[in-house]
The RNA shown here (Bacterial RNase P class A) has 388 nucleotides and comes from Acidimicrobium ferrooxidans DSM 10331. The coordinates come from a structure-prediction model, not an experiment, and the mean pLDDT is 76. It matches the Rfam family "Bacterial RNase P class A". Rfam classes the family as a ribozyme. From the family's description: Ribonuclease P (RNase P) is a ubiquitous endoribonuclease, found in archaea, bacteria and eukarya as well as chloroplasts and mitochondria. NCBI's taxonomy places the organism under Bacteria, Bacillati, Acidimicrobiales, Acidimicrobiaceae, Acidimicrobium ferrooxidans.
RNA sequence: UGAGUAGGCCGGGUGACCGCGGUGAAUGAGUGCUUGCACUUAUUCAUUGAGGAAAGUCGGGGCUUCACAGGACAGAAUGCUGGCGAGAGCCAGGUUGGGGCGACCUGACGUGUGGUGCAACAGAGAACAAACCGCCGAUGGGCAGUGGCUGCAAAGCCACCGUCACAGGCAAGGCUGAAACGGUGCGGUAAGAGCGCACCAGCGCAUGAGGCAACUUGUGCGGCUUGGUAUCCCCAUUCGAAGCAAGACCAUGCAGAGAGCAUGAGCUGUCCGCUCGUUGGCUAUUCGUAGCCAGCAACUCUCGGGUAGGUUGCACAGAGGGAUGGUCAUCGGUUGGCGCGAGAAAUUGCGACGACUACAGAACCCCGCUUAUAGGCCAACUCACCGU
Numbered sequence: 001u002g003a004g005u006a007g008g009c010c011g012g013g014u015g016a017c018c019g020c021g022g023u024g025a026a027u028g029a030g031u032g033c034u035u036g037c038a039c040u041u042a043u044u045c046a047u048u049g050a051g052g053a054a055a056g057u058c059g060g061g062g063c064u065u066c067a068c069a070g071g072a073c074a075g076a077a078u079g080c081u082g083g084c085g086a087g088a089g090c091c092a093g094g095u096u097g098g099g100g101c102g103a104c105c106u107g108a109c110g111u112g113u114g115g116u117g118c119a120a121c122a123g124a125g126a127a128c129a130a131a132c133c134g135c136c137g138a139u140g141g142g143c144a145g146u147g148g149c150u151g152c153a154a155a156g157c158c159a160c161c162g163u164c165a166c167a168g169g170c171a172a173g174g175c176u177g178a179a180a181c182g183g184u185g186c187g188g189u190a191a192g193a194g195c196g197c198a199c200c201a202g203c204g205c206a207u208g209a210g211g212c213a214a215c216u217u218g219u220g221c222g223g224c225u226u227g228g229u230a231u232c233c234c235c236a237u238u239c240g241a242a243g244c245a246a247g248a249c250c251a252u253g254c255a256g257a258g259a260g261c262a263u264g265a266g267c268u269g270u271c272c273g274c275u276c277g278u279u280g281g282c283u284a285u286u287c288g289u290a291g292c293c294a295g296c297a298a299c300u301c302u303c304g305g306g307u308a309g310g311u312u313g314c315a316c317a318g319a320g321g322g323a324u325g326g327u328c329a330u331c332g333g334u335u336g337g338c339g340c341g342a343g344a345a346a347u348u349g350c351g352a353c354g355a356c357u358a359c360a361g362a363a364c365c366c367c368g369c370u371u372a373u374a375g376g377c378c379a380a381c382u383c384a385c386c387g388u
Base pairs, nucleotide, nucleotide: 001384002383003382004381005380007378008377009376010375012331013330014329015328016327017326018325020049021048022047023046024045025044026043027042028041029040030039031038032037033036051359055370056369058368059367060366061365062364063243064242065241066240070272071271072270073269075239076238077237078236079235080093081092082091083090084089094109095108096107097106098105099104110234114233115232117229118228132174133173134170135169136168139167140166141164142163143162145160146159147158148157149156150155182200183199184198185197186196187195201225202224203222204221205220206219207218208217209216210215247312248311249310250309256303257302258301259300260299264276265275266274267273277296278295279294280293281292282291283290284289332357333356334355335354336353338351339350340349341348342347
């Protein structure tokens, strides 16, 4: 000096003119009426008017309604450790996999030896499996030879050597595969094999050090070496439902009818459980009350009719088809060639002119997550180059 990494902040400024919404005040007009108030409207003045994401609607909460509680199940979410948090989530770490020269970035995380499922094809064989190609020739066996013994001969017996690979032994080598039942070396064996040994890896037991912990690391003993994945069950924790178009109120307007009603309705996705008015009459009575009948009301269902207006919910902007804008000038930022400089170089400063100036727009409120973003500033770190 350049290029990056991760983090924080800003993201156009100023002036003039015209325009828009809210609030307040003044004045005028109209309407209503309780005669000085309310409402509507016009003008003037003052004041105020979008974000880091306002976006996505992916989450959580406040708030509202369901008359009052509870339990279980279903369903859903979370899942390494510590901390913060109501929660969503955030911060810092651990183990393991991947990317980058690097600063750094990024995936996963309960258990799995509790059960269940899956691994196509290939391959002998894919979980306590396995012999396709192979290796062996000690043992049994077949064939041939030599020697010895018995025998008249045929033949038999014994020993040695060669050969075959039927029986048998092997899982070390090769093949297949994403993955093949520890690795390397030495010994041993007929040939092998943790069969034995040394070292290493894993696992188990014991123990020391560091750390709150997840974990890291040291030592010793033990030949113990029997997978992968994580679909479902399983373990632990948490969770009512619906949502501002929630709800509350006013005005207008019509046209209600039928059925059910504790074997009903609601709380609640399901089950249990809980709750459910009033009037009259009758019966019983332990005088506390219980039961029955009828009506009304509430509630549920079916059919039919009317309304779609306004106020509020609603705020340090508060709209309601939804305002905060337009024009001009100037400054700022980025960039292009031109001109003049600085520097060893990379690069950089100034001047005039030209071009461009990001993503984007509140809607009940708050907190997260995700996505978009021209550029500038701040400090830290990494790499490369040049010079001293």